[in-house]
Context: one part of a larger RNA
RNA sequence: GCGCGAACGCUGGCGGUACGCUUUAUACAUGCAAGUCGAGGGGUAACAGAGAUGCUUGCAUCUGCUGACGACCGGCGAACGGGUGAGUAAUGCAUAAGAAAUCUGCCCAUGAGACAGGGAUAGCCAUUCUAACGGAUGAUUAAUACCUGAUAGUAAUAAAGGAGGGCAUCCUCCUUUAUUUAAAUGCUUUAGUGCUCAUGGAUGAUCUUAUGUGACAUCAGUUAGUUGGUGAGGUAAUGGCUCACCAAGGCAAUGACGUCUAGCCGACCUGAGAGGGUGAUCGGCCACAUCGGGACUGAGAUACGGCCCGGACUCCUACGGGAGGCAGCAGUAGGGAAUUUUGCGCAAUGGAGGAAACUCUGACGCAGCGAUACCGUGUGUAGGAAGACGCCCUGCGGGGUGUAAACUACUGUCACUAGGGAAGAAUAAAAUGACGGUACCUAGAGAGGAAGCACCGGCUAACUCCGUGCCAGCAGCCGCGGUAAUACGGAGGGUGCAAGCGUUGCGC
Numbered sequence: 001g002c003g004c005g006a007a008c009g010c011u012g013g014c015g016g017u018a019c020g021c022u023u024u025a026u027a028c029a030u031g032c033a034a035g036u037c038g039a040g041g042g043g044u045a046a047c048a049g050a051g052a053u054g055c056u057u058g059c060a061u062c063u064g065c066u067g068a069c070g071a072c073c074g075g076c077g078a079a080c081g082g083g084u085g086a087g088u089a090a091u092g093c094a095u096a097a098g099a100a101a102u103c104u105g106c107c108c109a110u111g112a113g114a115c116a117g118g119g120a121u122a123g124c125c126a127u128u129c130u131a132a133c134g135g136a137u138g139a140u141u142a143a144u145a146c147c148u149g150a151u152a153g154u155a156a157u158a159a160a161g162g163a164g165g166g167c168a169u170c171c172u173c174c175u176u177u178a179u180u181u182a183a184a185u186g187c188u189u190u191a192g193u194g195c196u197c198a199u200g201g202a203u204g205a206u207c208u209u210a211u212g213u214g215a216c217a218u219c220a221g222u223u224a225g226u227u228g229g230u231g232a233g234g235u236a237a238u239g240g241c242u243c244a245c246c247a248a249g250g251c252a253a254u255g256a257c258g259u260c261u262a263g264c265c266g267a268c269c270u271g272a273g274a275g276g277g278u279g280a281u282c283g284g285c286c287a288c289a290u291c292g293g294g295a296c297u298g299a300g301a302u303a304c305g306g307c308c309c310g311g312a313c314u315c316c317u318a319c320g321g322g323a324g325g326c327a328g329c330a331g332u333a334g335g336g337a338a339u340u341u342u343g344c345g346c347a348a349u350g351g352a353g354g355a356a357a358c359u360c361u362g363a364c365g366c367a368g369c370g371a372u373a374c375c376g377u378g379u380g381u382a383g384g385a386a387g388a389c390g391c392c393c394u395g396c397g398g399g400g401u402g403u404a405a406a407c408u409a410c411u412g413u414c415a416c417u418a419g420g421g422a423a424g425a426a427u428a429a430a431a432u433g434a435c436g437g438u439a440c441c442u443a444g445a446g447a448g449g450a451a452g453c454a455c456c457g458g459c460u461a462a463c464u465c466c467g468u469g470c471c472a473g474c475a476g477c478c479g480c481g482g483u484a485a486u487a488c489g490g491a492g493g494g495u496g497c498a499a500g501c502g503u504u505g506c507g508c
Base pairs, nucleotide, nucleotide: 001508002507003506004505006504007503008502009501010500013377014376015375016374017373018372019370020369021335026333027332028331030330031329032328035076036075037074040073041072043069044068047067048066049065050063051062052061053060054059055058083288084287085286092213093212094211095210096209097208098207099206102205103204107201108200109199110198111197112196113195115149116148117147118146125138126137127136128135129134155180156179157178158177159176160175161174162173163172164171165170186193187192214260215259216258221251222250223249226248227247228246229245230244231243232242233241263285264284265283266282267278268277269276270275290311291310292309293308294307313324314323315322316321341367343366344365345364349363350361351360352359353358380410381409382408383407390401391400392399393398414449416444417443418442419441420440424435452497453496454495455494456493457478458477459476463492464491465490466489467488473480474479
């Protein structure tokens, strides 16, 4: 000098755009953050309509008949989106390769199919246990839920033969034999949409290799599933991934092993660069979800708002037993120098479900708070005395503040008041805006409402007076102060920046 997710002191007009718990991955009251589909199903708890019955004529009862729909079965989603950085120095990340060792719901393309049957179960009903959470028994019912059989090959498994190719194991194609595996002809407003098998694509994911990616040698040896082989198991798949047996290897001063620290990167800051430092916001990857462990479901799981077990903690209890997890958005307590509203809306963008209408969406879009940062802008303009008053200095003549003020003439940015008033909204047309009566435009009024902070000994731009008297105090370094202090405190004046200015901290 530049920079900051800053803080503190003094001060503070407006707007735009960003940003806002860096500390206790501490504990959490309350509300919301993942649902949706009745065009899969049995149905009808609530609401509305219609109809029927009864009569007291404006009420009651009934009917799933209709719109719809609580709970239930079923499908899809809940593995996305959102948060945090505890762990992790390599099972991570970045870059570059590879998978002849792999999977992939929804989506796209192509080919083929969807036949015949069956038994349950939730709900509902009845009985019943429990303080609660939650159950038990019986009867009964449906499906795009479940099951059996049939059919099927360019699918799978095993075997044989042939052709082509490559990168060791091999890959691709053709033929034959044996065995095995499908489905919901469902739903519909008749336009469609779903179901099954197979192939290819796309997307997403998994695995392998190389190189790079902190500190300490006051860490020098380390390792028994350890290193390799054979076989088996397991996985979507290679592999000590796991197991049995066999061998005795593997790593290491080119730093193994250990300890400490740390999420990594695109990037950001600084610097002429090389470097050095950082990893907030935004984007990619990873890891985690009270602590530890485990599997289930599924195309896919670290499963934040799923399950089970154990620990700690909190709450309820009828003492038998139960419930919970904000590192989602707000918010609270605590910690701290320090970091916001228990706001509005799904109008836009995106996501889930749905044929759609639509529903849900603290993602997101907005508003609120904060000079936290950057940018813009205002606090007036012109004239106005050899120059008022006041204050300060003085050699007492005067000098400074100073065209500064007053005064005169104007202007109207911002703020204020009133009137008008968007784009963002997609479509053939209509409807649809949280922001918001906002931005913006017009009119009105009146200089009115809007300047501070630090410094002035040298470095370093800017000087005098008074007070104080090694005191009180200043100070980044050198150093000032003991009676004439440009260095302390005040005043006048000046210098620098300016809605900020200084200080502190940190980085180059």
Predicted 3D model of a 508-nucleotide part of an RNA (small-subunit ribosomal RNA, 5' domain) from an invertebrate metagenome. Rfam family: Bacterial small subunit ribosomal RNA. Its family is annotated with structural constituent of ribosome and ribosome in the Gene Ontology. The full RNA is in RNAcentral, with records from SILVA.